Context: one part of a larger RNA
RNA sequence: UGACGGGGACCCGCACAAGCGGUGGAGUAUGUGGCUUAAUUCGAUGCAACGCGAAGAACCUUCCCUGGGCUUGACAUGCAUCCCUAAAGCGGUGAAAGCGUGUGACCCUUCCCGGAUGAUGCACAGGUGCUGCAUGGCUGUCGUCAGCUCGUGUCGUGAGAUGUUUGGUUAAGUCCAGCAACGAGCGCAACCCCUGUGAAUAGUUGCCAGCACGUCAUGGCGGGGACUCUAUUCAGACUGCCCAGAUCAACUGGGAGGAAGGUGGGGACGACGUCAAGUCAGUAUGGCCCUUACGUCUGGGGCUGCACACGUACUACAAUGCCCAGCAUAAUGAGAACCGAGACCGCGAGGUGGAGGAAAUCUGCAAAACUGGGCCCAGUUCGGAUUGGAGGCUGCAACUCGCCUCCAUGAAGUUGGAAUCGCUAGUAAUGGCACAUCAACAACGGUGCCGUGAAUACGUUCCCGGGUCUUGUACA
Numbered sequence: 001u002g003a004c005g006g007g008g009a010c011c012c013g014c015a016c017a018a019g020c021g022g023u024g025g026a027g028u029a030u031g032u033g034g035c036u037u038a039a040u041u042c043g044a045u046g047c048a049a050c051g052c053g054a055a056g057a058a059c060c061u062u063c064c065c066u067g068g069g070c071u072u073g074a075c076a077u078g079c080a081u082c083c084c085u086a087a088a089g090c091g092g093u094g095a096a097a098g099c100g101u102g103u104g105a106c107c108c109u110u111c112c113c114g115g116a117u118g119a120u121g122c123a124c125a126g127g128u129g130c131u132g133c134a135u136g137g138c139u140g141u142c143g144u145c146a147g148c149u150c151g152u153g154u155c156g157u158g159a160g161a162u163g164u165u166u167g168g169u170u171a172a173g174u175c176c177a178g179c180a181a182c183g184a185g186c187g188c189a190a191c192c193c194c195u196g197u198g199a200a201u202a203g204u205u206g207c208c209a210g211c212a213c214g215u216c217a218u219g220g221c222g223g224g225g226a227c228u229c230u231a232u233u234c235a236g237a238c239u240g241c242c243c244a245g246a247u248c249a250a251c252u253g254g255g256a257g258g259a260a261g262g263u264g265g266g267g268a269c270g271a272c273g274u275c276a277a278g279u280c281a282g283u284a285u286g287g288c289c290c291u292u293a294c295g296u297c298u299g300g301g302g303c304u305g306c307a308c309a310c311g312u313a314c315u316a317c318a319a320u321g322c323c324c325a326g327c328a329u330a331a332u333g334a335g336a337a338c339c340g341a342g343a344c345c346g347c348g349a350g351g352u353g354g355a356g357g358a359a360a361u362c363u364g365c366a367a368a369a370c371u372g373g374g375c376c377c378a379g380u381u382c383g384g385a386u387u388g389g390a391g392g393c394u395g396c397a398a399c400u401c402g403c404c405u406c407c408a409u410g411a412a413g414u415u416g417g418a419a420u421c422g423c424u425a426g427u428a429a430u431g432g433c434a435c436a437u438c439a440a441c442a443a444c445g446g447u448g449c450c451g452u453g454a455a456u457a458c459g460u461u462c463c464c465g466g467g468u469c470u471u472g473u474a475c476a
Stems, first nucleotide, its partner, number of pairs: 001476002003473003007470007015460002019423005026315008034306002042053002064301007073124001077123006090102001092099002106115002126290002129288003135284001137279003140275001142273001147186006153162003166177003192267004197235007207224002211222001213220001238261001241255005317416001321375006334363002338357002343352003382413001387408007429452007
């Protein structure tokens, strides 16, 4: 100087408390451990691994296993030689890859030459093989915590100290005052994006107040730019104003005006560093290793196995509910090998068909809510697992191993032990919708969007984590 303390003081955080809803019990989905297996590819492992890499494992993917093949190779460049011939296609064998084999036969140029291709040989290719403890890059984490340092000066023999401490204050090393310090840098904040208010400009594919036309009905039509909206530029918030407190300070409490008030809300943004944290399997890359195989092609299988254990979710156990009928209202976003309307067929999944749409033009039922009726507290008109049968769709192909529909079946489950998680407002809770990946789909996952919309916070004694000062130490 740090680190540590079941030392002290001060401060903060959904850390506790106050509340709301869960997890832990059930069934299922999914990931992991374990076990099994010819193989169940590999990685991730307290927080910070476990719906993680994987934004899509039937084949492919795919790395694993078992068979069958190839060896300058599936892919790249160069050299030498040979053939002027190939490749594709057709026939043989085969599960395919491949092998063997005949037919056939490129471009330019008058031809030769030359080029591409092919064959042989050689340099080499190739490796998801090892090492993340050789690395780059990227990422997680403490933590959006308020810290981490430097120059000069001063002090100290020196390691170092000071500044950065102290008194206030702040979300903040934020600012003020003081001070042997004076300044500065990386962080904080602001500058960026979205959202909340208004104005100007613009007015189609969007809108419809007034005028006029038309329809069973609809901005449908003429027209209009007022309004909504769209999208560009501005304005607006700065403790600016008032009162009180405070060191005539920083600032704090209250108020006015205002769409918004003291960081308005949200996002992006992550200091010096820590964990030899993670990743050689995203890519790059040193070293090591394989080279008729640890490379590469291919059929099939496996990654989906199942006495069990754990994590994360979904669905429930019901009456603030379930079922039936009626009926109102979104936003984000996507669409050409695509989205697909009206109509018709089917109980339905779906099928036929193809209007319109490369989209503010066309496509797509929002659901909870609300209204009316039924159920009457039951393992039920709750719950839907499981199983049988019949179908639909995608796709060469649904046996291992897809999703969906209908009929039948109707399991556990009556609110969950110890323990434990999230959340402070348009939040929690709850309802649906869209998208990426994608032929289809294991999505109940992920990322977004909108609807309905709470309760509680006395307070900081305690638990956890963090910051500052101080103290002890046989630790570095």

The prediction has a mean pLDDT of 82.
Predicted 3D model of a 476-nucleotide part of an RNA (small-subunit ribosomal RNA, 3' major domain) from an uncultured prokaryote.